RNA sequence: CGAGUCAGGUGGACAAUCGCGGCCGCGAACCGAAAGGUUGCGGGUGAGGAAAGUCCGGGCUCCGCAGGACAAGGACGCCGGCUAAUGACCGGUGAAGGCGACUUUAAGGAAAGUGCAACAGAAAGAUACCGCCGGCCUUUGUGCCGGUAAGGGUGAAAAGGCGAGGUAAGAGCUCACCGUGAAUUCUGGUAACAGAACUCACCUGUAAACCCCGUCCGGAGCAACACCGUGGAGAGACAUAUUCUGUGGUCCGCAGGUCUCGUGGAGGUGGCUUGAACCACAAUGAGAGUUGUGGUCUGGAUAGAUGAUUGUUCAAAACAGAACCCGGCUUAUAGCCUGACUCGGAAA
Numbered sequence: 001c002g003a004g005u006c007a008g009g010u011g012g013a014c015a016a017u018c019g020c021g022g023c024c025g026c027g028a029a030c031c032g033a034a035a036g037g038u039u040g041c042g043g044g045u046g047a048g049g050a051a052a053g054u055c056c057g058g059g060c061u062c063c064g065c066a067g068g069a070c071a072a073g074g075a076c077g078c079c080g081g082c083u084a085a086u087g088a089c090c091g092g093u094g095a096a097g098g099c100g101a102c103u104u105u106a107a108g109g110a111a112a113g114u115g116c117a118a119c120a121g122a123a124a125g126a127u128a129c130c131g132c133c134g135g136c137c138u139u140u141g142u143g144c145c146g147g148u149a150a151g152g153g154u155g156a157a158a159a160g161g162c163g164a165g166g167u168a169a170g171a172g173c174u175c176a177c178c179g180u181g182a183a184u185u186c187u188g189g190u191a192a193c194a195g196a197a198c199u200c201a202c203c204u205g206u207a208a209a210c211c212c213c214g215u216c217c218g219g220a221g222c223a224a225c226a227c228c229g230u231g232g233a234g235a236g237a238c239a240u241a242u243u244c245u246g247u248g249g250u251c252c253g254c255a256g257g258u259c260u261c262g263u264g265g266a267g268g269u270g271g272c273u274u275g276a277a278c279c280a281c282a283a284u285g286a287g288a289g290u291u292g293u294g295g296u297c298u299g300g301a302u303a304g305a306u307g308a309u310u311g312u313u314c315a316a317a318a319c320a321g322a323a324c325c326c327g328g329c330u331u332a333u334a335g336c337c338u339g340a341c342u343c344g345g346a347a348a
Base pairs, nucleotide, nucleotide: 001344002343003342004341005340006339007338008337009336010335012313013312014311015310016309017308018307020046021045023043024042025041026040028039029038030037031036048319052330053329055328056327057326058325059324060221061220062219063218067252068251069250070249073217074216075215076214077213078092079091080090081089093107094105095104096103097102108212109211113210114209115206116205117204129152130151131148132147133146134145135144136143160178161177163175164174165173179202180201181200182199184197185196186195187194188193225270226269227268228267234261235260236259237258238257244256245255246254277296278295279294280293281292282291283290284289
């Protein structure tokens, strides 16, 4: 200097004027059947790193207890950590890819069973197309019978490989050396696992195919739920627990009323933002995180609010707007900036 890998930041700023929404304080009038709402002045405040997707996990609310068990369904699947929790996150092991920094992970079981592996090929978990060997007959044709799986062909793959012995010809048939798998022992590691020794065996692949094994999982959801005002009036059927009802199904337990018709409003208020919150510093840990000290209060709309103008500055604007809240994941993202590491080239 060039090409890469991983992690992070910003994603306009300042000032003034007018405008829009909430909160707090002050003051008065108006609207409505009521609950309640509208308006003026002052002060403060007002969208994101993904607010998106709704893919996960929770907080919270309700179902009397969320009790016990079973079935179904779903999720996860190497080891160890972290968290409120997760299938997320952190670190490590194994496997695959890359020269490398690094990236991905679909990671229990094929010896419980079932299924699948096109075409080609004789044959895809076993067989004989060509071939080799032996025998018989003999119309000497490669005809019949037997043995074989080393050689050839087909194929991604044909029952582990090379060498020697052996054989009628061959074959792990035998031997030596390797390979793969499993058990045992030793060493290192918390462990997954790695290395070594020795013994046995020679088992096709596939489970993000069905399945088996192990672990975990009440249900519904802010349109949850609660209250207010106006208005009313109660009536009927069943039942006293064998039946019935009780937030997915079945059983046990426990509890007690259940269902239908009628009356008002399709309104208003709460929930509604102080949080497993954010910022800074310190300690600790490889890290995710944990602990401590100090500081800050930052949207709550509900036909749905933050816009316009001017000036300065600038490299200067992509993806894009909350609707109960929080922690993750995934997707989109112009331009600019920072750090660490890898590879290549050149110079000293």
The prediction has a mean pLDDT of 76. Predicted 3D model of a 348-nucleotide RNA (Bacterial RNase P class A) from a Clostridiales bacterium. Its Rfam family is "Bacterial RNase P class A". Rfam classes the family as a ribozyme. The organism belongs to Eubacteriales, within Bacteria. RNAcentral records the identical sequence in 2 taxa. RNAcentral holds the sequence, with entries from ENA.